[in-house]
Context: one part of a larger RNA
RNA sequence: CUAUGCUGAAGGAACUCGGCAAUCUGCCUCCGUAACUUCGGGAUAAGGAGGCCUUCACGGCGGGCAACCGUCGUGGAGGGGCACAGACCAGGGGGUGGCGACUGUUUAGCAAAAACACAGGGCUCUGCGAAAUCGCAAGAUGACGUAUAGGGUCUGACGCCUGCCCGGUGCCGGAAGGUUAAGAGGAGGAGUGCAAGCUCUGAAUCGAAGCCCCGGUAAACGGCGGCCGUAACUAUAACGGUCCUAAGGUAGCGAAAUUCCUUGUCGGGUAAGUUCCGACCUGCACGAAUGGCGUAACGACUUCCCCGCUGUCUCCAGCAUAGGCUCA
Numbered sequence: 001c002u003a004u005g006c007u008g009a010a011g012g013a014a015c016u017c018g019g020c021a022a023u024c025u026g027c028c029u030c031c032g033u034a035a036c037u038u039c040g041g042g043a044u045a046a047g048g049a050g051g052c053c054u055u056c057a058c059g060g061c062g063g064g065c066a067a068c069c070g071u072c073g074u075g076g077a078g079g080g081g082c083a084c085a086g087a088c089c090a091g092g093g094g095g096u097g098g099c100g101a102c103u104g105u106u107u108a109g110c111a112a113a114a115a116c117a118c119a120g121g122g123c124u125c126u127g128c129g130a131a132a133u134c135g136c137a138a139g140a141u142g143a144c145g146u147a148u149a150g151g152g153u154c155u156g157a158c159g160c161c162u163g164c165c166c167g168g169u170g171c172c173g174g175a176a177g178g179u180u181a182a183g184a185g186g187a188g189g190a191g192u193g194c195a196a197g198c199u200c201u202g203a204a205u206c207g208a209a210g211c212c213c214c215g216g217u218a219a220a221c222g223g224c225g226g227c228c229g230u231a232a233c234u235a236u237a238a239c240g241g242u243c244c245u246a247a248g249g250u251a252g253c254g255a256a257a258u259u260c261c262u263u264g265u266c267g268g269g270u271a272a273g274u275u276c277c278g279a280c281c282u283g284c285a286c287g288a289a290u291g292g293c294g295u296a297a298c299g300a301c302u303u304c305c306c307c308g309c310u311g312u313c314u315c316c317a318g319c320a321u322a323g324g325c326u327c328a
Base pairs, nucleotide, nucleotide: 001323002322003321004320005319006318007317008316010314011313014312019309027051028050029049030048031047036041038157052079053078054077055076056075057074058073059072060071061070062069063068080084092307093306094305095304097302098301099299100298104116105115120155121154122153123152124151125150126149132141133140134139158294159293160292161291163224164223165222168221169220170217171216172215173214174213177212178211179210183206184205188201189200190199191198192197225243226242227241228240229239252286253283264280265279266278267277268276
């Protein structure tokens, strides 16, 4: 010096991206326990007291004919130790946001998560030799199932909700019309032959699905404006005008896991706060199942704060063990 342990004056997070690491706490009995809540929880919440030994008295229960034995409990008096859940084992706690409801699952060997899954919700396909999938086929799965079933896809407990647009793309429907292939059809034409004929070519006309066309459909893919003016301080604009669109973003939320300008502004917390919390709304570029907003409980998730506690630090020191180092 490295690794693993032990101890430490005063201070106690000043360390650091961050309390990372290591302390603290820890068991049982009794007391006591908040907001919030889906009334189950939260909860071992938090916080507090006791626990060893001797002796006396009393009470309960069990066994025994009884003496008595076993066991549980209450009260009193006393004793010793540095230490009485004496070693080992053995939760630190609280507050506040974000995300995900939850228990689960995952990158075997740098990621355990807010990712995946999930019950629940929706759309859609499928009437059974089902749809879908594998296979050239036979056949098989689906399923020894039958629409309360099975497949695909999106969302993701629960609560309150889920607005407008069908112009584009997709899907579904549509006995008309337009276009449209092979094929049918053969007016007409060409070659050849004396000719019958043979060989070619070929206009109308009749010809499907598809496309065009007409409708529907957004929990289908998706989309959800601009400029100008206006109120008796100013400012702002309930109001008006105009252009464009398929329709111009509703509720709710909002400097957000989304805010560039930005450390926005105000308030809170600190002596001091680019983080955090509460507001405001000027949303560069939130927004309603690529779900919106809430939400008790839960989380080796993540942000910020507080109490306790500590060698994380001020500032390092000593000890132990194994290496390293020197000599042999």